The prediction has a mean pLDDT of 85. Small-subunit ribosomal RNA from an uncultured bacterium, 1486 nucleotides, folded computationally.
């Protein structure tokens, strides 16, 4: 220039906003399971048991190397002989290594068969196998013996430029090497077929193949830190194709290792392959290379090549044959068995094609390989049909019953035919001719006929897709948050829907996401993370400046980076997939070369970093020594007399044997008031009276010296509070353990009284602390303001000490800009901006623990896992709530007062118990004289009996009924009912209504859910608050406003202020009572007036004065006024709490229930009685009872009433019946009062329960179970324990009157009326409820919270455990197989030398060295087991206490000790990551 390229989301809270882990959407497998399954084409398929393995088949070939045997002949064979057989194929145990992979070295090598060059192949000899022939064996094979050939062997000969030995000479090299010239010695050959040619022998050389060395690269472990004995290195010699310690004799002592040596553990590498934006992470299936292996372990033979998969010897284990004497075998070849295992294929065709081995050829072989077969394992493709089609058909799901949806979906017309099926044709792959396993296969053409062909998952959020039903914390889902305990869009069904689609779920595993190991690319005050501090070895980093070099860097360039793969482009199968070609990308790679910037190295300088000198200065810096005074305690003495002492309050203790106290002398120890300060040293821990000696360090002026000498710093070494540890000494105070005493439910604690260790020294240990600034060390640069210590030097003042001011330095502090930060905060003493160097982090728990190691007397200390288990754990700030925190205000909230409940009988309510039933509901306040303002029957819902079934009541619809509906008499019967003589109806348009009466739908349910709800209704509280819109401030949640200063009853009102405003609430408007005008009324005999009774107004607002206050709000007085500061009293109840109450007042969703849970109806029950509570009456008396007499109300209520005079009755009540729908008449005498009289402290002339007996009343009925009257009877009780209620004025209190429900009434309740009528409030500590600011929280269903540890149960994994047992590794003796070397070699002994004897090579056999396996001993290291034990994690309601979180009730934490059922609790130091108050100091504003 171009081209690619990077997505989040759930989940911790009541909410927020970090941090942080888990988890999910993505892509991928040699895959498996589960449902499913039409076709085709390319792939691909034991990942586990290198677990054992039937059968069969994978390496032969050559007669043109030979002899020979069958045949007429072609020709076939077994043997010798040659060349394959180390090549293809397989499989991944081993192996952390030159094994891989790259680059490169061999001057230290080899190389059959091809290829190219040169030279040669004379002359001879003696054997054997095959055969015969004779024998042993069960067999597997063998053994004497006689005959034979060769490209099998063997002597000679010739022979080079080849081998060796000697030598000289050049160029080369770090050094050897190898070439030439000479000279001496050695070593060769085979022939076959003929036309052509095929082979042999030596020597050069080439292509390929391989041997060795070497650099750099790739796993984890340090809880492996030292490791080595052929070890290292040297000389010789042996071996090898060849370099070396390979091998061995001799020397020497070395070598490797924190840049990780030895060890342990896993692994075959690599092209590639998957992810992934890369960087990386993950893998090593198929294809290619390379390594290693062949039943486990040793071994050499042969060969050009082996230490040899399908060849040998040995041992061992396994199998198989066996005549028991003995052999026989290795499928990790391709097929196939069996095993394991979630799992993985045909004992198939062919050698047509490619490749390989023999051969001149023809050929033969070849499970290499080319096809075929199974398998949706995987990838591509391609079907299951296309148009038209609403009456939106049937059905199915849902429904608000209208509809609305599968659904143009189906039928049904029309149409097509991939595919399927029949029939026909039919290939390329074969090169000049024939010759194809795949194959009659692809293809191609006709032909039928929608015909053969669609399923899987999922619909709560993440994540695309909702109903209904069933379940009912059960069945069950689940990847995570989490569904599910009666209306589940989350479970199971079913309709719909959603996504993929011959698949689709699920499970395993990698890599994304995950910036959650961070190189790209993160972090450490408080979230996980700074070593307790300092010294310094490697090590890594480094000021200025000049010159050199070029290791490092950059450019070029050259060789390499196999092929496949991958990216582009092109092309070939109809396209894809999959295959052919070309380019191209890849490496820290190796050579060559160029630059000199920047690091590096090397040399010269330089003075700013460090350091050195001189000259002042501050200091609780260390170490040893000496020395002082106050005070505590002890001892002695003195005065003196009853206590002292210690608490919340007490006792323990201590005293008359004289304490305590107070006076004087003494002893001893520890520790230094004040000065003292945010001060002030030190690295850190720490350091505190005065002096003296020793001694580290820091600052300042001066700039003289040196001249980068720094800086940080793994191991390393040193120092390191308290408590603890040894030895030895001292101990006055104090004071773990310990006694004892209080406290308490206990108290192993707080608190008290003694009181040991130990706190002190002195000497060695220990090595840890909230060792904290929770903040590693050095540098550099980045506004200020403002104190204090220590210095310098200037100005001004002063005699001087010193005072001031501005200026530069070095510390300690506060504030605060930019900037940082999640926030809190930090902010030149940074936690800003940067840079160097180390130490730590990686989710909680488990666990700072377990094993192991080190280190210490011990205590224990560093180091440091894993299993298992959770969906969090956590920082920091926000609202609330709550604190046995603050402050500040309110309230009959205390307090002060009055009267009362709590004892007593007695209503009435609950609770308990009983009961057939004792209906049901309310449950702290805010349930309990509450629902009930009226349970004998009814009421009534309950519980026994008896009935009734379309129903006691409502619609609807059919059909049926004329003496019909309806009354009903006798008789049954407890009664409902049965029954059924009689009587006997209404409208009408004449059709039939209504009515009955069946039927069938339905009704009915006080039957469950108030946690499904409506509405209503308590409580907080008539408390003052509760929110909004802009606006601003804060990443957010949420601040602001609404805080603050005043004031108020009040968020009432002013002022102030980043808020400006609104809203509901609070005030006020309403109704009532107090004063007054004004209409209108009035029921006595009649008129008027006032009272009065109704209605409308008026009045009171701090207006007014005076004062406080801020010239505000607003308070205090005061004056007018009936009413003064909201005048009393009422309705009037903000967002909201309590799933508060109410399904029984209504109403309503679901569920239920239908000859019963519905309905009738009789009795009984709610009245029940050992108790306990609750809300009342009435008393306990003289401020009182009794009894006579007078006197004054306002509510209110009445027609199935309300009842008056009168008259009986002792009453309760009856008789009566006036007036009255009511200011008119009745209920109505109000009582307490007053007046007088009596009664005298007694269980009474109090008090009335209780019970008798006699009435009366009201109802159908008063037996269980009314109410009153009258006589009788006369209980308990003589002011109430600890507690506890109500009320601040016309109230308490104390009196009576009404009403409502209601036949009566169990009302002493309740709603109201009036009468008489008070004490008291200093005050706000304290109890209990509120408001408002703060302030702490680990609470948020929110203090009835949350929560810690022990015990006890269950379950899981895991440490130690006498042991038992199995793995793995060396090492130590021992025995030693096969074999190579080696030594002997008295048997054997063609070829060669010898006329012969005899001898040479050679061999068997013996010996040794070495050596696999085995055998005996001991030992690391890693596993299984293990009686019993240690903690340890999980489990909806088990014990015990209550540590912690508020000041958690003793403020927590902490390190060490000691003690205790825990949880802790106590010493000693120590941190604030403590709350409140005060007091002191700095700072910021003014």
């Nucleotide at each position: 220039u171009c081209g690619a390229u990077u997505a989040g989301a759930g989940u911790u809270u009541g909410a927020u906003c970090c941090u942080g882990g888990c988890u999910c959407a993505g892509g991928a497998u040699g895959a498996a399971c589960g449902c499913u399954g039409g076709c085709g084409g390319c792939g691909u398929g034991c990942c586990u048991a290198a677990c054992a393995c039937a059968u069969g088949c994978a390496a032969g070939u050559c007669g043109a190397a030979c002899g020979g045997u069958c045949g007429c002949a072609a020709g076939a064979c077994a043997g010798u002989g040659g060349c394959g057989c180390a090549c293809g194929g397989g499989u991944g145990a081993g192996g952390a290594a030159c094994a891989c992979g790259u680059a490169g070295c061999u001057a230290a090598c080899c190389u059959g068969c091809c290829c190219u060059c040169a030279a040669g192949a004379c002359c001879g000899g003696g054997a054997u196998a095959a055969c015969g022939g004779a024998u042993c064996g069960a067999a597997a094979g063998g053994u004497c013996u006689g005959c034979u050939a060769a490209u099998a062997c063997c002597g000679g000969a010739u022979a080079a430029g080849c081998u060796c030995a000697c030598g000289u000479g050049a160029a080369g090299u770090a050094g050897a090497a190898g070439c030439a010239a000479g000279u001496g010695a050695g070593a060769a050959a085979a022939g076959g077929g003929a036309u052509a040619c095929c082979g042999c022998u030596u020597g050069a050389g080439g292509a390929g193949g391989g041997g060795g060395c070497u650099g750099c690269g790739g796993c984890c472990u340090a809880u492996c830190a030292g490791g080595u004995a052929g070890u290292u290195g040297g000389u010789g010699a042996g071996g090898u194709a060849a370099u070396g310690g390979c091998u061995c004799a001799c020397c020497a002592a070395g070598c490797c290792g924190a840049c990780g040596a030895c060890g342990g553990g896993u692994a075959g590498g690599g092209g590639g392959c998957c992810u992934g934006a890369g960087a990386g992470g993950g893998u090593g299936a198929c294809c290619c290379c390379c390594c290693a292996c062949a039943c486990u372990g040793g071994g050499a033979c042969u060969g050009a090549g082996a230490c040899a998969c399908g060849g040998c010897c040995c041992a061992g284990a396994c199998u198989c044959c066996u005549a028991c004497g003995g052999g026989a075998g290795g499928c990790a070849g391709c097929a196939g068995u069996g095993a394991g295992g979630g799992a993985u294929a045909u004992u198939g065709c062919a050698c047509a094609a490619u490749g390989g081995g023999c051969g001149c050829a023809a050929g033969c072989c070849u499970g290499a390989u080319g096809c075929a077969g199974c398998g949706a394992c995987g990838c591509c493709g391609c079907g299951u049909g296309a148009g038209u089609g609403a009456a939106g058909a049937a059905g199915g799901c849902c429904u608000u019953c209208g509809a609305g949806u599968c659904g143009u979906a189906a039928a049904a017309c029309u149409c097509u035919u991939u595919u399927g099926c029949c029939g026909a044709u039919g290939a390329c792959g074969a090169g000049g001719a024939a010759g194809g396993a795949c194959g009659g296969u692809a293809g191609u053409c006709g032909g039928c006929g929608a015909a053969u062909a669609a399923g899987c998952c999922u619909c709560g959020g993440c994540u695309a897709a909702c109903u209904a039903c069933g379940u009912g914390c059960c069945a069950g889902c689940a990847g995570c948050c989490g569904c599910g305990g009666u209306a589940a869009a989350a479970c199971g069904u079913a309709g719909g829907a959603g996504g993929c689609g011959a698949g689709c779920g699920u499970u395993a595993u990698c890599c994304g996401g995950a910036g959650u190991u961070a190189c790209u690319g993160g972090g450490c005050g408080u979230a996980a993370a700074g070593c307790g501090u300092g010294c310094g070895c490697a090590g890594g980093c480094g000021g200025u400046u000049c010159u050199g070099u070029a290791a490092g860097u950059g450019g070029c360039u050259u060789g390499u980076g196999a092929a496949a793969g991958c990216g582009c482009c092109c092309g070939g199968c109809u396209a894809a997939a999959c295959c052919g070609g070309g380019c191209g990308a890849g490496g820290a790679c190796a050579g060559g070369u160029c630059a000199g910037a920047c690091u590096g190295c090397a040399g010269g300088g330089c003075u700013g970093g460090g350091a050195u000198g001189g000259a002042a200065c501050a200091g609780a810096g260390g170490g040893c020594u000496g020395u002082g005074g106050a005070a505590u305690u002890c001892c002695g003495g003195g005065u003196g007399u009853a206590g002292c002492g210690g608490u919340g309050a007490a006792a323990u203790g201590u005293g008359c044997a004289g304490a305590g106290a107070u006076c004087c002398g003494g002893a001893g120890g520890a520790a230094c008031a004040c000065c003292a300060g945010a001060g002030g040293u030190g690295a850190a821990g720490a350091c505190g009276g005065c002096g003296g000696c020793c001694u580290g360090g820091g600052u300042u002026c001066c700039a003289a010296u040196c001249g980068a000498c720094g800086c940080u710093g793994a191991g390393g070494c040193a120092c390191g509070a308290a408590a603890g540890c040894g030895u030895g000494g001292g101990g006055a105070g104090c004071g773990a353990a310990c006694g004892g005493g209080a406290u308490u439910a206990g108290a192993g604690a707080c608190c008290c009284c003694g009181g040991u260790a130990g706190u002190c020294c002195a000497c060695g240990c220990c090595g840890u602390a909230a060792a904290c600034g929770a903040u590693g060390c050095a540098g550099a640069c980045u506004a200020g303001a403002u104190g204090u210590u220590c210095g310098u030097g200037c100005c001004g003042g002063g005699a001087a000490a010193c005072c001031g001011g501005g200026a530069u330095g070095a510390g300690c502090g506060u504030c605060g800009c930019a900037g940082c930060u999640a926030a809190c905060g930090c902010g030149c003493u940074a936690a800003g901006u940067c840079u160097g160097c180390c130490g730590c982090c990686u989710g909680g728990g488990g666990a700072g623990u377990a094993c192991g190691g080190u280190c210490g007397c011990a205590a224990g200390a560093c180091u440091a896992a894993a299993a298992c288990u959770c969906a969090a754990a956590g920082g920091a700030a926000u609202u609330g709530a709550c604190g046995g925190g603050g402050g500040c205000c309110c309230g009959c909230a205390c307090a002060a007062g009055c009267a009362g409940c709590g004892g007593a009988g007695c209503g009435u309510g609950u609770g308990g118990u009983u009961u057939a039933a004792u209906u049901c509901g309310a449950g702290g306040c805010u349930a309990c004289a509450c629902g009930a303002a009226g349970a004998a029957c009814c009421u009534u819902a309950c519980c026994u009996g008896g009935g009734u079934u379309u129903g006691a009541c409502a619609u609807c619809a059919c059909g049926g009924u004329g003496g019909u509906a309806g009354u009903g008499a006798a008789g049954c019967g407890a009664a409902a009912g049965c029954g059924g003589a009689a009587c006997g109806a209404c409208c009408u348009a004449c059709g039939g209504g209504a009515g009955c009466c069946g039927u069938g739908a339905c009704a009915g349910g006080u039957g469950c859910u108030g946690c499904a709800u409506g509405g209503c209704u308590g409580u907080c509280g008539u408390c003052a608050g509760c929110u909004c819109g802009u606006g601003u401030c804060g990443u957010g949640a949420g601040a602001u406003g609404u805080u603050c200063g005043g004031u108020u009853a009040a968020g009432u009102c002013c002022g102030a202020a980043a808020a400006c405003g609104a809203g509901c609430g609070c005030a006020a408007c309403c109704c009532u009572c107090g004063g007054u005008g004004c209409c209108a009324g009035u029921u006595a005999c009649a008129g008027g007036u006032g009272u009065c009774u109704g209605g409308c107004g008026c009045g009171a607002c701090u207006g007014c004065c005076u004062u406080c206050g801020a010239g505000a709000a607003g308070g205090a007085g005061g004056a007018g006024g009936a009413a003064g500061g909201u005048g009393g009293g009422g309705a009037u109840g903000a967002c909201g709490u309590c799933a508060a109450g109410u399904c029984a007042g209504c109403a309503u969703g679901g569920c239920c229930u239908u000859u019963a849970u519905a309905u009738c109806c009789a009795g009984g029950g709610c009245u029940a009685c050992a108790c306990a509570c609750a809300c009342g009456c009435u008393a306990c008396a003289a401020u009182g009872g009794g009894c006579g007499g007078c006197a004054c109300a306002a509510u209110u209520g009445g027609a199935a009433g309300c009842g008056a005079a009168c008259c009986c009755g002792c009453g309760a009540g009856g008789g009566g019946g006036a007036g009255c729908g009511g200011a008119u008449c009745c209920g109505u005498g109000a009582a307490a009062g007053c007046c007088g009289u009596u009664c005298g402290u007694a269980g009474u002339u109090c008090g009335g329960a209780u019970u008798g007996c006699a009435g009366g009343c009201u109802g159908c009925a008063a037996c269980u179970c009314g109410c009153c009257u009258g006589c009788a009877u006369g209980a308990a009780g003589c002011u109430g324990g600890a507690g506890u209620u109500g009320c601040u004025a016309g109230u308490a209190a104390c009196c009576g009157c009404a009403g409502g429900u209601c036949a009566g009434c169990g009302a002493u309740a309740c709603u109201g009326c009036g009468g008489u009528g008070a004490a008291u409030a200093c005050g706000u500590u304290c109890c209990c409820g509120g408001g408002c600011c703060u302030u702490g929280u680990a609470c948020a269903c929110a203090c009835c919270g949350c929560c810690c540890g022990u015990c006890a149960c269950g379950u899981c994994a895991u440490g130690g455990g006498a042991g038992c047992u199995g793995g793995u590794c060396a090492c130590g003796c021992c025995u030693g197989a096969a074999g190579c070397c080696g030594a002997u070699g008295a048997g054997c002994g063609a070829a060669c030398c010898g006329c012969a004897a005899g001898g040479a090579a050679g061999c068997a056999g013996u010996c040794g060295u070495c050596g696999a396996a085995g055998g005996c001993a001991g030992g690391g290291c890693c596993g299984g087991u293990g009686a019993c034990u240690g903690g340890g994690a999980c489990g909806a309601a088990g014990u015990c206490g209550u540590a912690a979180c508020a000041a958690g009730g003793u403020a927590g934490c902490u390190g060490u000790a000691g003690c205790g059922g825990a949880a802790g609790c106590u010493g000693c130091g120590g941190c604030u990551g403590g709350a409140u108050c005060a007091c002191c100091u700095c700072c910021u504003u003014a």